[in-house]
RNA sequence: GCCAAGGUAGCUCAGUUGGUAGAGCAUGUCCCUGAAGAGGAUGUGGUCGCCGGUUCGAGUCCGGCCCUUGGCA
Repeated sequence: GCCAAGGUAGCUCAGUUGGUAGAGCAUGUCCCUGAAGAGGAUGUGGUCGCCGGUUCGAGUCCGGCCCUUGGCA
């Protein structure tokens, strides 16, 4: 330099034909316990990598850029 895959919660990852963003773990509170762990109930947490475009409406479609991983040279 070229090709491919990826970037979404603190971490690991889903997200269907474009229609109000989710799960597990972690974490707060409560129950349980002599206390803790395990278990149970219920919450908090997101400018969806950045900038534009299309659209009534974009995590999703289009263009450019940045970063990560792998392959080729």

Overview:
The RNA shown here (transfer RNA) has 73 nucleotides and comes from an uncultured bacterium. The prediction has a mean pLDDT of 81. Its Rfam family is "tRNA". Rfam classes the family as a transfer RNA.